This is a predicted structure of a 346-nucleotide part of an RNA (small-subunit ribosomal RNA, central domain) from an uncultured Bacteroidales bacterium.
Model confidence (mean pLDDT): 88 of 100.
The full RNA is in RNAcentral, with records from ENA, Greengenes and SILVA.
[in-house]
Context: one part of a larger RNA
RNA sequence: CUGGGUUUAAAGGGUGCGUAGGUCGGGCGGCAAGUCGGCGGUGAAAUCUCUCUGCUUAACAGGGAAACUGCCGUUGAAACUGCCGUUCUUGAGUGUAAACGGGGCAGGCGGAAUUCGUAAUGUAGCGGUGAAAUGCAUAGAUAUUACGAAGAACACCGACAGCGCAGGCAGCCUGCCAGGCUACAACUGACACUGAAGCACGAAUGUGUGGGUAUCAAACAGGAUUAGAUACCCUGGUAGUCCACACGGUAAACGAUGAUUACUGGCUGUUUGCGGUAGACAGUAAGCGGCUGAGCGAAAGCGUUAAGUAAUCCACCUGGGGAGUACGCCGGCAACGGUGAAACUC
Numbered sequence: 001c002u003g004g005g006u007u008u009a010a011a012g013g014g015u016g017c018g019u020a021g022g023u024c025g026g027g028c029g030g031c032a033a034g035u036c037g038g039c040g041g042u043g044a045a046a047u048c049u050c051u052c053u054g055c056u057u058a059a060c061a062g063g064g065a066a067a068c069u070g071c072c073g074u075u076g077a078a079a080c081u082g083c084c085g086u087u088c089u090u091g092a093g094u095g096u097a098a099a100c101g102g103g104g105c106a107g108g109c110g111g112a113a114u115u116c117g118u119a120a121u122g123u124a125g126c127g128g129u130g131a132a133a134u135g136c137a138u139a140g141a142u143a144u145u146a147c148g149a150a151g152a153a154c155a156c157c158g159a160c161a162g163c164g165c166a167g168g169c170a171g172c173c174u175g176c177c178a179g180g181c182u183a184c185a186a187c188u189g190a191c192a193c194u195g196a197a198g199c200a201c202g203a204a205u206g207u208g209u210g211g212g213u214a215u216c217a218a219a220c221a222g223g224a225u226u227a228g229a230u231a232c233c234c235u236g237g238u239a240g241u242c243c244a245c246a247c248g249g250u251a252a253a254c255g256a257u258g259a260u261u262a263c264u265g266g267c268u269g270u271u272u273g274c275g276g277u278a279g280a281c282a283g284u285a286a287g288c289g290g291c292u293g294a295g296c297g298a299a300a301g302c303g304u305u306a307a308g309u310a311a312u313c314c315a316c317c318u319g320g321g322g323a324g325u326a327c328g329c330c331g332g333c334a335a336c337g338g339u340g341a342a343a344c345u346c
Stems, first nucleotide, its partner, number of pairs: 004317003007300002012314001014201004021194003025088007033081002035077008049065006091191001092188003095184003100179001103177007110154001114150008125136002162169002206247006216240001220236004258313006265292010276281001295302002319346003328339004
C1' cells in the first nucleotide's frame, strides 16, 4: 500500500457557514466521451505454456502453435454512467396562518442577601477550630433596630423540562433581531448532500487600554498542624472575579459516538403543535427521556435519538516510551497556539 478500523482498546475535526472537488430524484428525446460487440493494424526476438524433434536421458538446443489479457484505427449497439434539450413534483426552497421557547442584542426596573457608612439600644466579649491561636473589641465590637451607599448574583417556580450549530442560555418589563416546528399544498422546479482550503463563532484561565471593585480569592503575610509543612485548617489579602473595546483560540470543547439520506419490532413518561369526538381516549408531526426485541458488539452495552441494515462525502488511527517534545515554518503584544519528527530504548 491493500485490507481493517475510530463509545470505552490507537483513532470523529470544539462548532457552523462554505470554495474547489467527490456524490446526486422521476419521465421523454438526442449525442456517443466512458461502456459493450464485429473487423483491420500493431503488440521484435528471447523468456513463460502446449506440442514435435536432436544430443543414450535430463539439463540444454531446434521447429511449430498458443499467448503477449495492451494500444491505435474503423464500423456498430444505446441498457448503465456522462453530456445536451425538454418536462414532472415526492428531495430542497419560498409563501400564507397559528402556536412555542433561560435563542441573541440593547435599554430600564425590582426584592432578598453581603460588605461598608451614619444614628440608636446595649455590654464584654466576638470570631474561628479537632483543639487553638493570629484577628476584631471598653477609642464600645459581636447582637438587635432604622436610614443610606456600592457592587455582584438572581432563592422559590425548577423538571427525569425548554432553547441554541457548538461554546452556552434563567429575577421582571420593553424594543430590536434570529430560529426551528406544525397546518395548508398556493409558488419555484433538483435549485440537493458532503466539504480539503478559507471565513466566522468558540467555556474557563490569561493578555492590552480604560473603568469598576460588594463578595470570593491564585500570589503574598500571619496563626496553627507537623520531625519538617514552601500544603491540607484558620485570620487577613492583591491580581483576578464585573463592564467596555481589542487580542488570545484552548478544555474530560464528552453522547469520550462526524454530517446527510433511506429502511427495520414493541411498551412507557414528557414538551409543543395538528385534526377527530364530548372533558375521558387513541391517532399524527417534530423534539426530550426510560425499558426492552431482532440485529450488532470482545464484553460492558447499543437498540427508529443505533453502536442494526445500506449509501455518499469529510476527518482521523497503525505497538509503548522518547513526545504533542526538538527543529523549521505560520499565527500571537506576550503567555502560548497550530503544524510536527528522529536518534535511542522496551